Context: one part of a larger RNA
Molecule: large-subunit ribosomal RNA, domain II
Organism: Candidatus Omnitrophota bacterium
RNA sequence: UCCUACGAGUUAUUGUAUGAUGCAAGCUUAAUCUGUUUGAACAGAGUAGGCGAAGCGAAAGCGAGUCUUAAAAGGGCGACUAAGUAUCAUGCAAUGGACCCGAAACUGAGUGAUCUACCCAUGGCCAGGAUGAAGGUCUCGUAACAGAGACUGGAGGUCCGAACCUUGCUGUGUUGAAAAACGGCGGGAUGAGCUGUGGGUCGGAGUGAAAGGCUAAUCAAACUCAGAGAUAGCUGGUUCUCCCCGAAAUAGCUUUAGGGCUAGCCUCAUAAAAUGGAUCACGGGGGUAGAGUACUGAAUGGGCUAGGGGCCUUACCAGGCUACCGAACCCAAUCAAACUCCGAAUACCGUGACACCUUAUUAUGGGAGUCAGACUAUGGGAGAUAAUUUUCAUAGUCAAGAGGGAUACAGCCCAGACCAUCAGUUAAGGUCCCUAAGUAUGAACUAAGUGGUAAAGGAUGUGAGACUUCUUAGACAACCAGGAUGUUGGCUCAGAGGCAGCCACCAUUUAAAGAGUGCGUAACAGCUCACUGGUCUAGUGGUUUUGCGCCGAUAAUGAUCGGGGCUAAAGUUCAUCACCGAAGCUAUGGACCGCCGCAUUAUAUGUGGCGAGUGGUAGGGGAGCUUUCCGUUCAGCUAUGAAGCGGUACUGUAAAGAGCCGUGGAGCGUACGGAAGUGAGAAUGUAAGGA
Numbered sequence: 001u002c003c004u005a006c007g008a009g010u011u012a013u014u015g016u017a018u019g020a021u022g023c024a025a026g027c028u029u030a031a032u033c034u035g036u037u038u039g040a041a042c043a044g045a046g047u048a049g050g051c052g053a054a055g056c057g058a059a060a061g062c063g064a065g066u067c068u069u070a071a072a073a074g075g076g077c078g079a080c081u082a083a084g085u086a087u088c089a090u091g092c093a094a095u096g097g098a099c100c101c102g103a104a105a106c107u108g109a110g111u112g113a114u115c116u117a118c119c120c121a122u123g124g125c126c127a128g129g130a131u132g133a134a135g136g137u138c139u140c141g142u143a144a145c146a147g148a149g150a151c152u153g154g155a156g157g158u159c160c161g162a163a164c165c166u167u168g169c170u171g172u173g174u175u176g177a178a179a180a181a182c183g184g185c186g187g188g189a190u191g192a193g194c195u196g197u198g199g200g201u202c203g204g205a206g207u208g209a210a211a212g213g214c215u216a217a218u219c220a221a222a223c224u225c226a227g228a229g230a231u232a233g234c235u236g237g238u239u240c241u242c243c244c245c246g247a248a249a250u251a252g253c254u255u256u257a258g259g260g261c262u263a264g265c266c267u268c269a270u271a272a273a274a275u276g277g278a279u280c281a282c283g284g285g286g287g288u289a290g291a292g293u294a295c296u297g298a299a300u301g302g303g304c305u306a307g308g309g310g311c312c313u314u315a316c317c318a319g320g321c322u323a324c325c326g327a328a329c330c331c332a333a334u335c336a337a338a339c340u341c342c343g344a345a346u347a348c349c350g351u352g353a354c355a356c357c358u359u360a361u362u363a364u365g366g367g368a369g370u371c372a373g374a375c376u377a378u379g380g381g382a383g384a385u386a387a388u389u390u391u392c393a394u395a396g397u398c399a400a401g402a403g404g405g406a407u408a409c410a411g412c413c414c415a416g417a418c419c420a421u422c423a424g425u426u427a428a429g430g431u432c433c434c435u436a437a438g439u440a441u442g443a444a445c446u447a448a449g450u451g452g453u454a455a456a457g458g459a460u461g462u463g464a465g466a467c468u469u470c471u472u473a474g475a476c477a478a479c480c481a482g483g484a485u486g487u488u489g490g491c492u493c494a495g496a497g498g499c500a501g502c503c504a505c506c507a508u509u510u511a512a513a514g515a516g517u518g519c520g521u522a523a524c525a526g527c528u529c530a531c532u533g534g535u536c537u538a539g540u541g542g543u544u545u546u547g548c549g550c551c552g553a554u555a556a557u558g559a560u561c562g563g564g565g566c567u568a569a570a571g572u573u574c575a576u577c578a579c580c581g582a583a584g585c586u587a588u589g590g591a592c593c594g595c596c597g598c599a600u601u602a603u604a605u606g607u608g609g610c611g612a613g614u615g616g617u618a619g620g621g622g623a624g625c626u627u628u629c630c631g632u633u634c635a636g637c638u639a640u641g642a643a644g645c646g647g648u649a650c651u652g653u654a655a656a657g658a659g660c661c662g663u664g665g666a667g668c669g670u671a672c673g674g675a676a677g678u679g680a681g682a683a684u685g686u687a688a689g690g691a
Base pairs, nucleotide, nucleotide: 001690002689004687005686006685011096012095013094014093015092016091017090018089019088020087021086022085023084026051027050028049032045033044034043035042036041055062056061065077066076067075068074099237100236102234106227107226108225109224110223111222117201118200119199120198121197122196123195124194125193126191128160129159130158131156135152136151137150138149139148140147164188165187166186168185169184170183171182172181203219205215206214207213240624241623242622243621244620245619250263251262252261253260254259264370265369266367267366268365269364270363271362272361275360276357277356279353280352281351282350283349284348290342291340292339296336297335298334300332301331302330303329307325308324309322310321311320312319373398374397375396376395377394378393379392380391381390382389403414404413405412418590419589420588421587423586424585425584429580430579431578432564433563434562438577440576441575442574443573444572445571451566457551458550461548462547463546464545465544466543467542468541470539478535479534480533481532482531484508485507486506489503490502491501514529518527519526591614592613593611594610595609596608597607598606599605600604625679627676628675629674630673631672632671634669636668637667644663645662646661647660648659650657651656
């Protein structure tokens, strides 16, 4: 990993709802007994008990009433008004292990110290070498001690180092040779040493030179069995088919937040009224968007002016000035979710009309699931007017939705899949090739491969428009010529002569010429400009609006618009006509569902009509298939070959069911009922087997 088998809503009691059956103002037996009998099976007896037919009150009690109370008042619960009961079946609930598997743990009773920790008793072991304590002897020495030297001696948790013990470091090993070892380097090695044998202490207990270590490969509480199917708001799994409908991810409460309960939303049954919806009209309340500044608050400038500061004046009182600050008030201009003198559109509520949809509504009862939502658009809050961010509201889609488009792409665009068809027609989106359909038509733009990412900002890119300067009395550009005088203006300065700087910026001659636009000089000089004339000849400058482009433009493996490739496009804008394009729509045939008819033997069958019916997770409802066993049935099948297994082109909407052939070698089926150990692909499922 595969095949095969096994593997999960059961059962008992009680309640409740629905259905069926019996009897019915009644219904019903339990234990037990009797009879029959293969049978805990059937029949009969059994009225103890239960439920119902009357309630109210704590009760006495009264009673269609009763209780409260002083009460004939009011009020509460009843009656007036629905029939129950027993059994069976099904759904659900409660109590039990209660759909199945799964803890870590808790408690009790026992078993363990042959491992290991510590202790007790009794034994054993430690090559060799080194060092040389105390004491002793001799000599010297002392008054005597002390002391010194030599020799002797042989102490020590002493030294070096095998056995032995150890495991500090390291390599290998890591499905090992080994569930702790092997190799190398180390530590201790007469001691708190190592070790044999026997014995002792244990589970909240032992033992511990203390690491939560060890207590039989198990230790922050051993192991075995039992309570025990502990509990698990958690994870996983939960087995045949078809048909109808079809959610939620919200509110409130919750030691509650990944769990619950009630409501909301789904489904089934029953019942009910024009119940509901759309549209139109009318009537409502509102304080949002906007707007405004009348209030509240914020905020800018000015005016005016209390008050304050400063200066002057002053014995005091007072007074004067003020490029200072400045409440209030006035003017102008501005702002607000918690401002409003104002104020929509929508939305919401009600009434009426219409008669468009046609039960979409509501009530009661049975059964649920849901309480992690996601993105997009719009209106807000939080954040940084960040986030595939977060939190509300309204709508859509996904969730639970397939198909077409967007290269690929739950949430975007189009569109809601009953089935079949080698038919048609469209949507979004497309029509040069990949690739179905226009190398379509008309007009224009773009030259950037812009298209085929991006801003502030920048620019004689280019198209369209508006306004405007100058201009045949000759503009713009170019070329030729002039560009002067008082004067070197005054000041300043070493100098300052148009041109360092400061002040002024006049006048004259003129066609025109600044007390000078820029270079330049130490200062002059020189060049040039403004300005003017000539030559030439028809446009020439500026501002602004707008279309499409340009720069700005930098990321890590090889690039790219999906690719090829595209330039009067295959890009962009406007207009037009074709075509392609989906499970949309249509066509043809078929199935099912619901409703309304008709016919026949009832609710069953046949047939006709209608339907903007038939996507679907959780979930509700309906109808079936199959397996095992039981009863009845076919005087069923079967050695002329049962079941099972293998094959197969048949039937049915499906679960499934036949026929035939082979194998197999002894049992098996039909129809109608009944009862369940009744359906596997998943549970790191269990068992055996194969690879």